[in-house]
RNA sequence: AAUUGAAAAAGGCAAACUACAUCGAAAGAGUAGGACGCAAAGCUAAGAGUCUAAAAUGUAAUAGUAUACAUCAUGAUCGCCUGGCUACCAAU
Numbered sequence: 001a002a003u004u005g006a007a008a009a010a011g012g013c014a015a016a017c018u019a020c021a022u023c024g025a026a027a028g029a030g031u032a033g034g035a036c037g038c039a040a041a042g043c044u045a046a047g048a049g050u051c052u053a054a055a056a057u058g059u060a061a062u063a064g065u066a067u068a069c070a071u072c073a074u075g076a077u078c079g080c081c082u083g084g085c086u087a088c089c090a091a092u
Base pairs, nucleotide, nucleotide: 002092003091004090005089012038013037017033018032019031020030022029023028036079042085043084044083046082047081049077050076051075056071057070058069059068060067
């Protein structure tokens, strides 16, 4: 330096769920607990997917609003997959 993750050691992360006078329109996020799992479950929303639909546009209705429905990411997700960047230990 490259490949690999069988065994081992040191450690790391933390799903569901619970709480919150937290943030957000929502999806979701944060903090504390918790532990299903993870060898990149570290970072990146770039490709594809998925979730949401505030604003916008359209339609319906209305005197006009409120309202309902449809479309839509500029919102979210890297613990859905792919790609990019970086990294501990061990074996070869």
This is a predicted structure of a 92-nucleotide RNA (c-di-GMP-I riboswitch aptamer) from Lentibacillus cibarius. Rfam family: c-di-GMP-I riboswitch aptamer. Rfam links the family to the GO term cyclic-di-GMP binding. Model confidence (mean pLDDT): 85 of 100.